The part of an RNA shown here (large-subunit ribosomal RNA, domain V) has 583 nucleotides and comes from a metagenome. Rfam family: Bacterial large subunit ribosomal RNA. Its family is annotated with structural constituent of ribosome and ribosome in the Gene Ontology. The coordinates come from a structure-prediction model, not an experiment, and the mean pLDDT is 85.
[in-house]
Context: one part of a larger RNA
RNA sequence: CCCGCGGCAGGACGGAAAGACCCCGUGAACCUUUACUGUAACUUGGCACUGAUUUUCGGGUUAGCUUGCGUAGGAUAGGUGGGAGGCUAUGAAGCCGGGAUUCCGGUCUCGGCAGAGCCAACCUUGAAAUACCACCCUGGCUAACCUAAAAAUCUAACUCGCUUCCGUAAUCCGGAAGGAGGACAAUGCCUGGUGGGCAGUUUGACUGGGGCGGUCGCCUCCCAAAAAGUAACGGAGGCGCGCGAAGGUUCCCUCAGCCUGAUUGGAAACCAGGCGCAGAGUGUAAUGGCAUAAGGGAGCUUGACUGCGAGACAAACAAGUCGAGCAGGUGCGAAAGCAGGUCAUAGUGAUCCGGUGGUCCUGUAUGGAAAGGCCAUCGCUCAACGGAUAAAAGGUACUCCGGGGAUAACAGGCUUAUCACGCCCAAGAGUUCACAUCGACGGCGUGGUUUGGCACCUCGAUGUCGGCUCGUCGCAUCCUGAGGCUGAAGUAGGUCCCAAGGGUUCGGCUGUUCGCCGAUUAAAGCGGUACGCGAGCUGGGUUCAAAACGUCGUGAGACAGUUUGGUCCCUAUCCGCCGUGGG
Numbered sequence: 001c002c003c004g005c006g007g008c009a010g011g012a013c014g015g016a017a018a019g020a021c022c023c024c025g026u027g028a029a030c031c032u033u034u035a036c037u038g039u040a041a042c043u044u045g046g047c048a049c050u051g052a053u054u055u056u057c058g059g060g061u062u063a064g065c066u067u068g069c070g071u072a073g074g075a076u077a078g079g080u081g082g083g084a085g086g087c088u089a090u091g092a093a094g095c096c097g098g099g100a101u102u103c104c105g106g107u108c109u110c111g112g113c114a115g116a117g118c119c120a121a122c123c124u125u126g127a128a129a130u131a132c133c134a135c136c137c138u139g140g141c142u143a144a145c146c147u148a149a150a151a152a153u154c155u156a157a158c159u160c161g162c163u164u165c166c167g168u169a170a171u172c173c174g175g176a177a178g179g180a181g182g183a184c185a186a187u188g189c190c191u192g193g194u195g196g197g198c199a200g201u202u203u204g205a206c207u208g209g210g211g212c213g214g215u216c217g218c219c220u221c222c223c224a225a226a227a228a229g230u231a232a233c234g235g236a237g238g239c240g241c242g243c244g245a246a247g248g249u250u251c252c253c254u255c256a257g258c259c260u261g262a263u264u265g266g267a268a269a270c271c272a273g274g275c276g277c278a279g280a281g282u283g284u285a286a287u288g289g290c291a292u293a294a295g296g297g298a299g300c301u302u303g304a305c306u307g308c309g310a311g312a313c314a315a316a317c318a319a320g321u322c323g324a325g326c327a328g329g330u331g332c333g334a335a336a337g338c339a340g341g342u343c344a345u346a347g348u349g350a351u352c353c354g355g356u357g358g359u360c361c362u363g364u365a366u367g368g369a370a371a372g373g374c375c376a377u378c379g380c381u382c383a384a385c386g387g388a389u390a391a392a393a394g395g396u397a398c399u400c401c402g403g404g405g406a407u408a409a410c411a412g413g414c415u416u417a418u419c420a421c422g423c424c425c426a427a428g429a430g431u432u433c434a435c436a437u438c439g440a441c442g443g444c445g446u447g448g449u450u451u452g453g454c455a456c457c458u459c460g461a462u463g464u465c466g467g468c469u470c471g472u473c474g475c476a477u478c479c480u481g482a483g484g485c486u487g488a489a490g491u492a493g494g495u496c497c498c499a500a501g502g503g504u505u506c507g508g509c510u511g512u513u514c515g516c517c518g519a520u521u522a523a524a525g526c527g528g529u530a531c532g533c534g535a536g537c538u539g540g541g542u543u544c545a546a547a548a549c550g551u552c553g554u555g556a557g558a559c560a561g562u563u564u565g566g567u568c569c570c571u572a573u574c575c576g577c578c579g580u581g582g583g
Base pairs, nucleotide, nucleotide: 001583002582003581004580005579006578007577008576010575011574012573014570015569022404023403024402025401027400028399029396030395031394032393035201036200037199038198039197041194042193043192045190046189047188048187051154052153053152054151055150056149058147059146060145061144062143063142064141065140066139068137078136079135080134081133082132085119086118087117094113095112096111097110098109099108100107101106158181159180160179162178163177164176165175166174167173204216205215206214213233217239218238219237220236221235222234240385241283242342243341247301248300249299250298251297252296253295255279257275258274259273260272261271281290282289284347286345287344288343305328306327307326308325311322312321313320317386330339331338332337353379354378355377356376357375358374359373361372362371411458412456413454414453415452417451419447420446421445422444423443424442428438429437465540466538467537468536470532471529472528473527474526475525478503479502480501481498483496484495485494486493505519506518507517508516509515546564547563548562549561550559551558552557
């Protein structure tokens, strides 16, 4: 060196299972509820099945009889019209008694006595006689009819899982007779309510993983790199309007601040003179503008017009922006002219659906109408603001599927804020003295053991804490060894330097690493090794399914809260290593 044999399991990100954790999908399934929308079921009412009689009562029509009071005024004047006479022996005035009504003054009516009168234009009044007649209004009474309701009674529909008999040796069923109930109940259709009992679904996105939080449209500035544009959960602020004058036009004016002077009057009120490019003001944020003013006043006014619009800006589209000029009619101005809102840039919402006004349009055989079109306008915190529906929340550890290392948890990588260690400066402490020792405020490194940041391999799987076993390495050295300084007398220490050869205990508690404690020791070091090591062991912890407590939640359920329980597979092909044989 080649070929074996027996072994061990460090590696082949070993095998097994298209990761169960995490995220994503306008995926699924179950479960919950005061999510949404339905629905079984229950219930309310109406009608039908469904009939009779009586009483009470609401409404309507017709007929008759009645009712009506402001003040002035003989007094209780409903309205209008006709009207000069009307009523009375078929019983007028008056008297007695009863009833109804009442504004307590009367009005109407019935019975009896009585016996021949009573009332009307008159004076007042907006209106003249209930003297008489007709029609009508308000409220009421009586009668008839129609209709509604309530109550009571009935029996013949209907009901009986009441009795007897029959079919029939039958607790079914049917029939007969009786009994009980009874127009109710039951049932059908329509209808209001209740309705996770059941069903179908919804339950947004961005996001230095997801959730929680925040945000989502529009305007201004910076970022933005001197055209425009330009991202981030980058840094700052505003908007969801206001104004009939705060618009148009004509004419006029100039601010803030400061200085000086001046009664009350002061730092500051109003007045006078001066300096004053703008520091004022501009309805509202910021930016850009603005004194020729876009700023401040006054007069007259409505262009805060109708129909258009060459041409541009901007822009994926849809939207958005500017606009001379033409026609009509208008305001201001002597006129030239200016005016299609506001110094400009925010003050907003597509389409569908529907409302209102207008209109020469269409209008289902024709004429109309309904309906639609067109013009104008209205109704959305559709704010998740290019708006999925008119209409929608949650749980899943009982879970499932498709995917992702596009994205988290372990490990690795990069980084090193944090961390560990070191150095510089030296204020100060150290009686004196910065530097024996300690070292503020600051500065500079090294390491890659902490907590993080990033999300680069791995989600068709890289098993995760601790223990056991077995190691190996670093040195920033715990002991042992060699030294310097000392605020080192000695002993014992402090601190620094060299040094990794060897060593570095046994127990109690806890799943613990760690830590505390006990007893020793020369010492009981700190770290790396996939927080070394589960195809070597364990499985106490964490991290499935069961169950309980506390807490949270209406609930399903949930909790780096607790508690009990809970399947750890692999026969070694290659590399590696140990032992051994042959050539």